[in-house]
RNA sequence: CCGGGUUCUCAGGGCGGGGCGGAAUUCCCCACCGGCGGUAAGCAGCGAUGCAAGCCCGCGAGCGCCUUGCCCCGGCUGGUCUGGCCGGAUCAGGGGUCAGCAGACCAGGUGCGAUUCCUGGGCCGACGGUCACAGUCCGGAUGAAAGAGAGCGUGC
Repeated sequence: CCGGGUUCUCAGGGCGGGGCGGAAUUCCCCACCGGCGGUAAGCAGCGAUGCAAGCCCGCGAGCGCCUUGCCCCGGCUGGUCUGGCCGGAUCAGGGGUCAGCAGACCAGGUGCGAUUCCUGGGCCGACGGUCACAGUCCGGAUGAAAGAGAGCGUGC
C1' cells in the first nucleotide's frame, strides 16, 4: 500500500416579515433549506493531492409491494371437531428494487468538450397529525440507514 474479517463511533438543513381569516410557521406575497457515493473542463497547492452538482448516474429512510405469525371478522365445506379451506383487517417480524409513490433544468457565455464552470431565469421535496391544505411545526424517531471514520487482528 492492497485484499478480506471483526468491533465500535459518527451519520439532515430550513418560516423571518406581511396579507386574508374566528382559526393558517399549512392558503396568498416576499423569504429560507439541500443527506450519501460517483463524475468534474472550475478553485487552491511547487507538487503529491484536496475541495466543488438538491434537479447528470446511482443509493438511503418513509409509504406501497411481497412474505411469515397470533388474535379478530366474513364466507365456503364436511356433519361436530376449540375441524378444514378461502378471503379481509389490525399488530408484530422478515425481504430490499423486485412493479410503484418518486421528485425536479433550461437559456445564454467560454471551450475540442460542460444539464457540472460563469451569468440569468426556472423547478423539486415520504407518511400520519392539525381549529385550515405543511420541504421548514408536531409525531413514528433516544428509531432506521446510504455511507464515513477509527481500533483490533490476518494474508501478501
The RNA shown here (FMN riboswitch aptamer (RFN element)) has 156 nucleotides and comes from Paracoccus aminovorans. It was read from a public genome assembly, where an Rfam model found it. Of the family's consensus pairs, 100% are formed in the model.